[in-house]
Context: one part of a larger RNA
This record gives sequence, structure tokens and C1' cells, in this order.
RNA sequence: CACCGCCCGUCACACCAUGGGAGUGGGCUGUACCAGAAGUGGCUAGUCUAACCUUCGGGGGGACGGUUACCACGGUAUGGUUCAUGACUGGGGUGAAGUCGUAACAAGGUAGCCCUAGGGGAACCUGGGGCUGGAUCACCUCCUA
Repeated sequence: CACCGCCCGUCACACCAUGGGAGUGGGCUGUACCAGAAGUGGCUAGUCUAACCUUCGGGGGGACGGUUACCACGGUAUGGUUCAUGACUGGGGUGAAGUCGUAACAAGGUAGCCCUAGGGGAACCUGGGGCUGGAUCACCUCCUA
């Protein structure tokens, strides 16, 4: 490159991250209950038993066994938290030359914008209230060379 300008939204295509999502898989963890190896502690009417004691009968001590408490792993139920994944779905971002229109910027061709309600392929449209950050024309008041 200056209106043959600028510019908005839907739709289509590609890619990216992300929200929702019946769920699914994993990590960590709370609570209740079940179960309970090895070990340690308690109890012990059973079995065995070298040192010590003995009146030679045993005693004492010890070992094994039995039982019980604690308890790792494990199991059942039900919660929390976190990660990954999930048909489908919501918008978002980005991308020279796609589609539909033309909402905004000039009075942008219905001034624009804000709030609100309703409506609509889309930008948007309509009603109510508000603002001037509106152009133009006329009048009034005030200020000024």
C1' cells in the first nucleotide's frame, strides 16, 4: 500500500493443550473385621534331661512339647486422595489465499455503548432503563481573542 480501507461471528479443514464424562487400571492412605509365619514374653498337670544339691527316693536348673499375648505378610468390607486412561461431548488457541453474510469503525448507511428480558444460521435483532466516550441543524445561558 490510506474506504477497491478496516473489520465481526457461525460453518468447513488441520494441529495443539484443556473442562465434563458411563467407567476402567494403578499408587499412597483411613476405619472395622478375619487370619496369624518366625521371634519374644507369660502360663504349663505332658516328655526328656551332663555339670549344682542330695537322706540316692529325688530336688533344683535346663531342653522339647502344649497353650496364650504382641505382631509382619495376607484376606474381606467400606471411605479418602492422587496418577493414567475412556465412547462421547463443551468451549479455547493457532494456521497466505475455503463458506455464509456485514455487526462495529464516517451520522458505517437503523448513532454507538452498558444493564436487563425475549428472539434468531451467524455476526446480531427487538422491547425496557441508563450513558455520551454521538455527527448535523436551530435556539438559549455563560466564557474568551

The prediction has a mean pLDDT of 83. The part of an RNA shown here (small-subunit ribosomal RNA, 3' minor domain) has 145 nucleotides and comes from a Gammaproteobacteria bacterium. The sequence was found in a public genome assembly. The source organism's lineage runs through Bacteria, Pseudomonadati, Pseudomonadota and Gammaproteobacteria. Its Rfam family is "Bacterial small subunit ribosomal RNA".